[in-house]
Molecule: glmS glucosamine-6-phosphate activated ribozyme aptamer
Organism: Salibacterium qingdaonense
RNA sequence: UUCAUAAUACAAGCGCCCGGACUGUUCCCGGUCGGAGAAGAGGAACAGUUGACGAGGAGGAGGUUCAUCGAUGGAUCGGCGGAUGCCUCCCGGUUGCCUGUCACAACCGAAAAUCCCGGUUUAAACCACAGAGGCGACUCUGUGCCCAACAGCCUGGAUGAUGACGGCC
Numbered sequence: 001u002u003c004a005u006a007a008u009a010c011a012a013g014c015g016c017c018c019g020g021a022c023u024g025u026u027c028c029c030g031g032u033c034g035g036a037g038a039a040g041a042g043g044a045a046c047a048g049u050u051g052a053c054g055a056g057g058a059g060g061a062g063g064u065u066c067a068u069c070g071a072u073g074g075a076u077c078g079g080c081g082g083a084u085g086c087c088u089c090c091c092g093g094u095u096g097c098c099u100g101u102c103a104c105a106a107c108c109g110a111a112a113a114u115c116c117c118g119g120u121u122u123a124a125a126c127c128a129c130a131g132a133g134g135c136g137a138c139u140c141u142g143u144g145c146c147c148a149a150c151a152g153c154c155u156g157g158a159u160g161a162u163g164a165c166g167g168c169c
Stems, first nucleotide, its partner, number of pairs: 014081004019077001020050009033040001053070003059090006091109006098167006113159004118154003127144007
C1' cells in the first nucleotide's frame, strides 16, 4: 500500500428513554362505568409514535455541573447520558515600549485592557402550499414567507495603562 473478515464510528443544542402523553391490535370489564344492545368510557397484554427551533461556541491537562443566546409554543412535560461552558495549572501570544530579556497586571487562543451610546448580523422552527411513507399516532422532503438575542464586528466617547536590566536614537 492492497485485499478479505469482524467490530466501531460517520451526533455535540447533540444522542437516548423503564415515566408521562398519544396510536394500533387483541383481550377483560363476573355482585356492573354505560346502555336494551352496540358504540363509548375504563383496564391489561403486545407492538409502536412523540419526547427542543435555530444562532453561537474547542490550545493542552485536571476538576466541575440544571454550560451562552434568543424564537416558537404551552408536553419544547419528566428523566438519563454527553458536551465546545466555567475554575485551576501548563503552553503559546497581545497590550502596557521605538526595541530585547525577565517579572508583574489585564486580556486572547486568530484574537488579544475595562466600561458606555449608536450601528451591524442570510436565523430556523412556526405558518402557507405541494409531494413521499405509515392502518394510525406520526415521520421525511421541497417551495414560499415573517420575525431574534447574546457573543462578535464597525463608529464615537470615558477610564486605565507597571517595574528591573539592556539596545537604538